[in-house]
RNA sequence: CUCUUAUCCAGAGUGGCGGAGGGACUGGCCCGAUGAUGCCCGGCAACCUGUACAAUGUACAAGGUGCUAAUUCCUGCAAAGAAGUACUUCUUUGGGAGAUGAGAG
Numbered sequence: 001c002u003c004u005u006a007u008c009c010a011g012a013g014u015g016g017c018g019g020a021g022g023g024a025c026u027g028g029c030c031c032g033a034u035g036a037u038g039c040c041c042g043g044c045a046a047c048c049u050g051u052a053c054a055a056u057g058u059a060c061a062a063g064g065u066g067c068u069a070a071u072u073c074c075u076g077c078a079a080a081g082a083a084g085u086a087c088u089u090c091u092u093u094g095g096g097a098g099a100u101g102a103g104a105g
């Protein structure tokens, strides 16, 4: 980097360092000198893992990851419905893209 598979409406800081951008991309809409992004510490969660029961489960722990503004912040493609003659807006469903874990190449 590619493929397979599972999950993505819950949860998590009044800390330290540092100093200008950040929320993947598009269009929006936001966050940020009342200090963002990042790093450290803390925390959350429980995919892999371990232990015990006893069996493809339950409970506990937290070693490897992960996460720690806003549903993955919304959105992009398609279908259906509603308002509305086109345009447009809203709702629902499916898909796409993305993120993370585990496995494979």
Stems, first nucleotide, its partner, number of pairs: 001105008013041001015040003021031003025076001027074002042068003047064002049061005072097001077094007

The RNA shown here (SAM riboswitch aptamer (S box leader)) has 105 nucleotides and comes from Culicoidibacter larvae. Its Rfam family is "SAM riboswitch aptamer (S box leader)". Its family is annotated with regulation of gene expression in the Gene Ontology. Model confidence (mean pLDDT): 84 of 100.